[in-house]
Context: one part of a larger RNA
Order: sequence, then C1' cells, then structure tokens
RNA sequence: UUGGGCGUAAAGCGUCUGUAGGCGGUUUGGAAAGUCUUUCGUGAAAUUCUUCAGCUCAACUGGGGGUCCGCAAAAGAAACUUCUAGGCUUGAGGGAAGUAGAGGUACAGGGAAUUUCCGGUGGAGCGGUGAAAUGCGUAGAUAUCGGAAGGAACACCAAUAUGGCGAAGGCACUGUACUGGGCUUUACCUGACGCUAAGAGACGAAAGCUAAAGGAGUGAUUAGGAUUAGAUACCCUAGUAAUUUUAGCCGUAAACGAUGGAAACUCACUGCCGAGCCGGUAUUCGGAGCGGUGCUCAAGCUAACGCGUGAAGUUUCCCGCCUGGGGACUACGCAUGCAAAUGUGAAACUC
Repeated sequence: UUGGGCGUAAAGCGUCUGUAGGCGGUUUGGAAAGUCUUUCGUGAAAUUCUUCAGCUCAACUGGGGGUCCGCAAAAGAAACUUCUAGGCUUGAGGGAAGUAGAGGUACAGGGAAUUUCCGGUGGAGCGGUGAAAUGCGUAGAUAUCGGAAGGAACACCAAUAUGGCGAAGGCACUGUACUGGGCUUUACCUGACGCUAAGAGACGAAAGCUAAAGGAGUGAUUAGGAUUAGAUACCCUAGUAAUUUUAGCCGUAAACGAUGGAAACUCACUGCCGAGCCGGUAUUCGGAGCGGUGCUCAAGCUAACGCGUGAAGUUUCCCGCCUGGGGACUACGCAUGCAAAUGUGAAACUC
C1' cells in the first nucleotide's frame, strides 16, 4: 500500500464545541477543470508477446504485427462531479403559541437523627463479640428529662421506578432569583446557511495536591484488643489524613450500552413518560401521528452468545482506533504538572 476489522476475541478518543480538510438537498442557464469521444504527434533500438521465414531441427537470426493506455496538442460531447449566475423548500436555523423535568449557579429557610457541652433524676455497670478483651464508668458512666452548640446528610411523602433531566461526568429536603437545553403545535421568516472533524479549546466521578476555613458522623494510614501455626488481614476499641466549604491544580476510571457521530430505508406485539390533535362524550373511551424510554420478536446479521425501526439489519459520508502473547498503561526523548503523575510511546530479548 492493498485487503480485513473494532458489543464479548486486538481495536470507538470519557464527553462536547469547533478550525483546516473530506463529503454534501432540489431546479434552470452558462463554463468545460475532472470525465468521455475522435484525430494527430510522441513514448529509440534491442528485449518481451505474436505471426511468417532462414540455418536439416532447436537455440540463434531476419521480416511483419502487437505492446509500452502514458504525455502533449487539436476538434467536439455535456449525463455525472466541479465552477459560476439565478431560483426552490423538504435539510438546517429563526419567529409565534404551549409544555414536562433530581438540568445548572447563587442565596435563604426547615425538621429528624448522631455527637459534644451544661443542668436535673438515678446509682453500677455500660459497650462490644462467634466467644472475649482492649475501651468507658463511683472524679457518677450507660439510661432518662430539659437546655445549648456544631457539622454533615436529606427519612416518610414515593408504585422512587422498566420513571425524569443532562453532551458526558452526573443531578433528589423546601423556597426564591438568575440561567442552559429539549419536546409538541403552527408552517410566518431566512433559503443549503448542512454533516463530520486532524490539530485546537471547554467540561470531566472518586482519590490526590496547594492556600484558607470547617471538622458531627464515617474513617485509609496508625495504635491497641482478639483470632491464628503466623495474621503486617477479616472481627472489636480508639483514631490522623480525607470526606464538607471557598479559590486554584490534577485530567484519570469496568469514564460501560465494554456498541463514535450524522442521514435514509426495513414484519409485528405490548407497557411507561411528555406535549398536543381528531371523533364521540363528559373527565373517561376510541383513533391517527410526533419525541423519549423499556420488554418480546419476523426477516436479516452474528463464530456463538445475542442484536433486532434507538440494529450488532440494508446503504451513504466523515473521524478515531486494531494487526500474535510477554517485554510494556515500560525505557528514552519531548510536552504538561507544585508534586503525585499524565499524554505520546519503542527496541533488544523471549515463547
């Protein structure tokens, strides 16, 4: 390079925005770069292929043909791609009218519970386990009543799920303010403005880092008690960092649907969520369609498992990635980072 692949065998970037690039709806006219036709020139000879002939044959040699399908020029064609001029409305976007939602940020508020402190009652145990012990307690614990402080998380409601929202990470007490996106209906406007996206940028759980605050409960590390042959564990008692907030950093996860994005098409069944529409009616029934989310399944696909109108089916466009196992999420170099480390990423050797 050709070819083949990427749910589970190697392989979809964690997600999104978007630059270059690649690709791009429908229609009319023009151009003629790509494309196609014809002609001409050239692509030395030898060689190769083919045919005929000459050495008795052959090798060999000679003649003819073909080939080098490319390049350049000329004349034309205009279906397709392209360019250009002008339209169109289905793609895309905007407007208008509605609408559901734990979407985001900030501020304010709430009650239950745990813990601690103060006071009352009370008087010997409490706690913990498989059993115990460490531990707490006559300096009055546990229990119980009243009061106070503080931090973190939001029970029931809730049939809270097969639910909803978000690009993903993720999002759940209540209220307010600000704010992003979606969906439905309309068919008023723009008129291809689109799709994808190398580099680039933004966001990105948990843990970790820096500074300041905070610190109830939980609890890596740690200490002690047990268990055990040992026990650097599982169990118990304590308990630091952390967990929380603010401002920065880090940039990784089984960041999973292990399934990149966009568009079109393709048998059915049955739920749920959202907004409308039509018919009857009166708050429920029937019908057609749209968006989302589940189950079962035909064809088809698949190595099988399974997927199956949200495809892993049938097609088109663009990006990313894979090429035996180990060595190796490594070395070296470079870049980023306060660091931890992250990104990129080999080879020898070995099976």